Predicted 3D model of a 93-nucleotide RNA (c-di-GMP-I riboswitch aptamer) from Paenibacillus chondroitinus NBRC 15376. The prediction has a mean pLDDT of 83. NCBI's taxonomy places the organism under Bacteria, Bacillati, Caryophanales, Paenibacillus, Paenibacillus chondroitinus.
RNA sequence: UCUCGACAAUGGCAAAACUGACGAAAGUCAGUGACGCAAAGCUAAAGGGGCUACCUUGUUCAUAAACGAACUCGUUGCCAGCCAGCUGCCGAA
Numbered sequence: 001u002c003u004c005g006a007c008a009a010u011g012g013c014a015a016a017a018c019u020g021a022c023g024a025a026a027g028u029c030a031g032u033g034a035c036g037c038a039a040a041g042c043u044a045a046a047g048g049g050g051c052u053a054c055c056u057u058g059u060u061c062a063u064a065a066a067c068g069a070a071c072u073c074g075u076u077g078c079c080a081g082c083c084a085g086c087u088g089c090c091g092a093a
Stems, first nucleotide, its partner, number of pairs: 004091002012037002017032006035081001041086003047083002049079003055074001058071004
């Protein structure tokens, strides 16, 4: 240095739930909280995968018409604590 990951050491992050705010939603931020995590650090059109659908495309139903309902096409919207890429603390076996 690389691989690897200890009943080691210094520490770190923070699931669900609750409260408040933002958002159509997925979800995000803050507080409380701690399920867990050797990367639970960073990277989201421009690696894969997943979620949402105000709005848009098309179809069907309903209606005098409009409104409405269901399915469907579409995101530079969202998720990194799904896989992955990049970087990093420590140094037992």